[in-house]
Context: one part of a larger RNA
RNA sequence: GAGUGAACGCUGGCGGCAUGGAUUAGGCAUGCAAGUCGAACGGUGACCCCGGCUUCGGCCGGGCGAUCAGUGGCGAAAGGGUGAGUAACACGUGAGUUACCUACCCCUGAGUUCGGAAUAGCCCAGGGAAACUUGGAUUAAUGCCGGAUGUGGUUGAAAGACUAAAGGCUUCGGCCGCUCAGGGAUGGGCUCGCGUCCCAUCAGCUAGUUGGCGGGGUAAUGGCCCACCAAGGCUACGACGGGUAGGUGGUCUGAGAGGAUGGUCACCCACACUGGGACUGAGACACUGCCCAGACUCCUACGGGAGGCUGCAGUCGAGAAUCAUCCGCAAUGGGCGAAAGCCUGACGGUGCAAUGCCGCGUGGGGGAUGAAGGCCCUCGGGUCGUAAACCCCUGUCAGGAGGGACGAAGAAAGUGACGGUACCUCCAGAGGAAGCCACGGCUAACUACGUGCCAGCAGCCGCGGUAAUACGUAGGUGGCGAGCGUUACUC
Numbered sequence: 001g002a003g004u005g006a007a008c009g010c011u012g013g014c015g016g017c018a019u020g021g022a023u024u025a026g027g028c029a030u031g032c033a034a035g036u037c038g039a040a041c042g043g044u045g046a047c048c049c050c051g052g053c054u055u056c057g058g059c060c061g062g063g064c065g066a067u068c069a070g071u072g073g074c075g076a077a078a079g080g081g082u083g084a085g086u087a088a089c090a091c092g093u094g095a096g097u098u099a100c101c102u103a104c105c106c107c108u109g110a111g112u113u114c115g116g117a118a119u120a121g122c123c124c125a126g127g128g129a130a131a132c133u134u135g136g137a138u139u140a141a142u143g144c145c146g147g148a149u150g151u152g153g154u155u156g157a158a159a160g161a162c163u164a165a166a167g168g169c170u171u172c173g174g175c176c177g178c179u180c181a182g183g184g185a186u187g188g189g190c191u192c193g194c195g196u197c198c199c200a201u202c203a204g205c206u207a208g209u210u211g212g213c214g215g216g217g218u219a220a221u222g223g224c225c226c227a228c229c230a231a232g233g234c235u236a237c238g239a240c241g242g243g244u245a246g247g248u249g250g251u252c253u254g255a256g257a258g259g260a261u262g263g264u265c266a267c268c269c270a271c272a273c274u275g276g277g278a279c280u281g282a283g284a285c286a287c288u289g290c291c292c293a294g295a296c297u298c299c300u301a302c303g304g305g306a307g308g309c310u311g312c313a314g315u316c317g318a319g320a321a322u323c324a325u326c327c328g329c330a331a332u333g334g335g336c337g338a339a340a341g342c343c344u345g346a347c348g349g350u351g352c353a354a355u356g357c358c359g360c361g362u363g364g365g366g367g368a369u370g371a372a373g374g375c376c377c378u379c380g381g382g383u384c385g386u387a388a389a390c391c392c393c394u395g396u397c398a399g400g401a402g403g404g405a406c407g408a409a410g411a412a413a414g415u416g417a418c419g420g421u422a423c424c425u426c427c428a429g430a431g432g433a434a435g436c437c438a439c440g441g442c443u444a445a446c447u448a449c450g451u452g453c454c455a456g457c458a459g460c461c462g463c464g465g466u467a468a469u470a471c472g473u474a475g476g477u478g479g480c481g482a483g484c485g486u487u488a489c490u491c
Stems, first nucleotide, its partner, number of pairs: 001491004006487005013360006019353002026316003030313003035074003040071002043068001048063006081271003091195007100188002105184008113147004123136005152163004167176003197243003204234003209231004214226003246268004250261004273294005296307004324350001326349003332346001333344004363393004373384004397432001399427005407418001435480005440461003446475005456463002
């Protein structure tokens, strides 16, 4: 000098765009953050319509059908958060996979046949304070099971053996599905070469250890696991151990080489109270799923239960320190649905904070006999200083009034949180808007008074003990300016 997710002190007008829990991966009240489909299914059945009966209260039957819990499907493995752990095929880069998987989507071929048994719900009876739960009866399906068929697929040398399905809606044209197989696309799993911090005051490490044979397991290779056999394997090209740390694109600095760093954004990884485990599923060993153990918190009728903000807000704590318990699904994107649509703290916005960057303003021109006042003075004067007053103007920003968007896609209509915002026009009036640090040398900017090695200053050298340009105040001056200084850290 440059830089920062900064903080602190003094000061503070406006706007745009960014950024904002770096510490306790400490604990959390409350609300919201993942649902959707009635065109898969049996029920429920508000309102309305039609018909019949009527004692005019209504009742019965049919239709449409809002809604509701349940069965079923898809989603919930994405999106969002954090950086604890991890020195590792975790990441980066380049290869391999004849050792593999891939729901939804696209293309191609073939099929979609005949049956069956249940079970939620509803009803009945019970247990429990609750969470919840037991028994009985009964019912549906795109839920479950059996048979058939076999383009195909698996297996086999061959013969052969095994192997599927589900319907719904319809204006009857069809549409959406379902099953098997092949291909694609996308996403992933696994393997390998190379790269990837510090300590040798860590020098030896290793029994599933290294390899083989056979098996188990997996989508798949493999000591991944197991039985047996052999005795190997790694290491100064740093094994093993310890410390530290998410990695990268990038970012900061620097002429570069390099050094430092990894916040926001993007990609990958890991984690979800702590530890362990599997289930379901195309995909998880699963943040707002399940089970077990532990710590903690809460409820309880003391028998037993409930919970997990490292989602968005918010709260306590610790800290130098980091925001609203806001608005909206209008846009973009995601889930479900044939659609209408529903959900979406993703996202789009607004708010708060000079936290940063950028822009603008706090007025412009004229105005000397150089007013008053302050400060200095050799008492002549000098300086603040065209500065002010005063005169003539201008109208940015802020203020008031009127108009008023783009973002909205589409054949057309409708649809905007932001927002009556941006922007445009008009009005008024210099009115509401300047500070901070420094002035001994380095380093740009000097005098007076006070103080008297005191009080104090200080980045280094050093100032202060009676004329201090170095302390304090004032005047003046220099620098930067809605900021200016200080501290911390990096180059």